SAM riboswitch aptamer (S box leader) from a marine sediment metagenome, 104 nucleotides, folded computationally. Of the family's consensus pairs, 97% are formed in the model. The prediction has a mean pLDDT of 83. The RNAcentral record of the sequence draws on MGnify.
RNA sequence: UCUUAUCCAGAGAGGCGGAGGGAACGGCCCGAUGAAGCCUCGGCAACCGAAAACGUAACAGUUUUUAAGGUGCCAAUUCCGACAGAAUGAUCUGGAAGAUGAGA
Numbered sequence: 001u002c003u004u005a006u007c008c009a010g011a012g013a014g015g016c017g018g019a020g021g022g023a024a025c026g027g028c029c030c031g032a033u034g035a036a037g038c039c040u041c042g043g044c045a046a047c048c049g050a051a052a053a054c055g056u057a058a059c060a061g062u063u064u065u066u067a068a069g070g071u072g073c074c075a076a077u078u079c080c081g082a083c084a085g086a087a088u089g090a091u092c093u094g095g096a097a098g099a100u101g102a103g104a
Base pairs, nucleotide, nucleotide: 001104002103003102004101005100006099007098012041013040014039015038016037020030021029022028025081026080027079042074043073044072047070048069049066050065051064052063053062054061078097083094084093085092086091
């Protein structure tokens, strides 16, 4: 960089640190009752993983269970919007962008 799946659920304490953080823009928030970052321990989830059943010629696939391991995550729906459509407001749907996994 490309492909693909998911993104209205869930889950934080302590230590160091010392002013920023929530991707970017606009909002709106969080932050000296301590931001980012680092470390320790804990937790959530079930993408990869494991087991069983169904299924197949064999794969694939489906369902259920599980959590040792590889990632990920633990304020707010991906915090909200931004573009398009639904006559308009409200609202809804889709897209873009982004994040994460798996594969290339």